Predicted 3D model of a 401-nucleotide RNA (Bacterial RNase P class A) from Pikeienuella sp. Its mean pLDDT, the model's own confidence on a scale to 100, is 76. The source organism's lineage runs through Bacteria, Pseudomonadati, Rhodobacterales, Paracoccaceae and Pikeienuella. Rfam family: Bacterial RNase P class A. About the family: Ribonuclease P (RNase P) is a ubiquitous endoribonuclease, found in archaea, bacteria and eukarya as well as chloroplasts and mitochondria. The family's RNA type in Rfam is ribozyme.

[in-house]
RNA sequence: GCGGAUGGCUGGAUGGCCGCGCCCCCGCAAGGGGGUGAGGCACGUCCGGGCAGCCUGGAGAGACGGCGCCGGGCAACACCCGGCCGGGGAAACCCGAGGGAAAGCGCCACAGAGAAGAGACCGCCCGCCGCCGGAAACGGCGGGGGCAAGGGUGAAACGGUGGGGUAAGAGCCCACCGCGCCCCCGGCGACGGGGGCGGCAAGGCAAGCCCCGCCGGCUGCAAGGUCGAAUAGGGCUGGCGGCGUCGGCGAUGGCCUCGGGGCCGGAGCCGGGGCAGGGGGUCUCCGCCCCGCCGGCCGGGUUGACCGCAUGAGGCGCGCAGCGAUGCGCGUCCCAGAUGAAUGGCCGUCCAACGCGCGCGAGCGCGGGGACAGAACCCGGCGUACAGGCCAUCCGCGCUU
Numbered sequence: 001g002c003g004g005a006u007g008g009c010u011g012g013a014u015g016g017c018c019g020c021g022c023c024c025c026c027g028c029a030a031g032g033g034g035g036u037g038a039g040g041c042a043c044g045u046c047c048g049g050g051c052a053g054c055c056u057g058g059a060g061a062g063a064c065g066g067c068g069c070c071g072g073g074c075a076a077c078a079c080c081c082g083g084c085c086g087g088g089g090a091a092a093c094c095c096g097a098g099g100g101a102a103a104g105c106g107c108c109a110c111a112g113a114g115a116a117g118a119g120a121c122c123g124c125c126c127g128c129c130g131c132c133g134g135a136a137a138c139g140g141c142g143g144g145g146g147c148a149a150g151g152g153u154g155a156a157a158c159g160g161u162g163g164g165g166u167a168a169g170a171g172c173c174c175a176c177c178g179c180g181c182c183c184c185c186g187g188c189g190a191c192g193g194g195g196g197c198g199g200c201a202a203g204g205c206a207a208g209c210c211c212c213g214c215c216g217g218c219u220g221c222a223a224g225g226u227c228g229a230a231u232a233g234g235g236c237u238g239g240c241g242g243c244g245u246c247g248g249c250g251a252u253g254g255c256c257u258c259g260g261g262g263c264c265g266g267a268g269c270c271g272g273g274g275c276a277g278g279g280g281g282u283c284u285c286c287g288c289c290c291c292g293c294c295g296g297c298c299g300g301g302u303u304g305a306c307c308g309c310a311u312g313a314g315g316c317g318c319g320c321a322g323c324g325a326u327g328c329g330c331g332u333c334c335c336a337g338a339u340g341a342a343u344g345g346c347c348g349u350c351c352a353a354c355g356c357g358c359g360c361g362a363g364c365g366c367g368g369g370g371a372c373a374g375a376a377c378c379c380g381g382c383g384u385a386c387a388g389g390c391c392a393u394c395c396g397c398g399c400u401u
């Protein structure tokens, strides 16, 4: 210098004008002033919690769902760290739902003869029989058999390689590897190393059923709580009910009378008993539909207001322990809070990306314009998106000294 791996940081700067949410101050108000105002992901809502409501006497079991190598961390986790094993890479390093398939069931596409106690398509063989040729050895044809060694199909063909053996073959036998069991050693453990025995019997799939172990109530801040208008509806309570008739009392008024007084008239009130009603179209009948009116009190509850709601498993710095995740201690800081939902718009200057031109080159000039995204109860993770820039460590190659 080039190529690569891992981890982390950043992801525009600055000025002016106008505007928006929240908080504080001044003001009777209108309004004015000051402060503050998105992210590494605020996102997806996929996990784990806090918090809240509902259900629930306790314990256990079952069903259902999730998780699944070992040790550690954490409030907890499906997260993180350190390891083991397997796979990839030349390496740094990366990837793995990584328990059980000699408990059972099921499935194994296409191709292929055969896909699980399998299979003669090509092939190999003839210790057997018949015929032909031959003196024989042997050869050929047919029948009848044997064979999983080779070819071929496939993701996978019923252990692999080599030797012995055989008519040809075959764990048929042997050695090594693989597999299983036992023992010893190392490790907390996953596991690793060594030795012995077995005999080829255990193909793959459990993100198919299943078995084993562990964990798990359900619903989510539109949770939930407080205060509470008008209208309508609910409960309690007080007052008032239509029609005509009979009896009693009888106001105002009219007439007569010199006056006192008398007579007529009948609003209304009280009581007795009787009949039912009222409203909805212009009347009646029939039919249909609706139904007490006024006031007071109480409770629920919609719009709305407030709480929940931002001091928290909190951020930053330093020290100590630890390989690390992380823990402990000290110091310091307070950092959005909307609810049709603020965080915006315009104009400059500058720094990059990018494009064009010039220059041997460092570079210069012109243009150009900012990645993904965006709070809504909070926290820890995971996953996903991200133009560009920067830093650290490591691996490989080349060059120079």
Stems, first nucleotide, its partner, number of pairs: 001397010012350007020037007039372001043383002046381005051220004064216005069083005084098001085096004099211002104209002106205003121151002123147004128143006159177006178200001179198008224307004234298007242275002245272005253264004277291004314333008351370001354367005
The gene name in the source record is rnpB.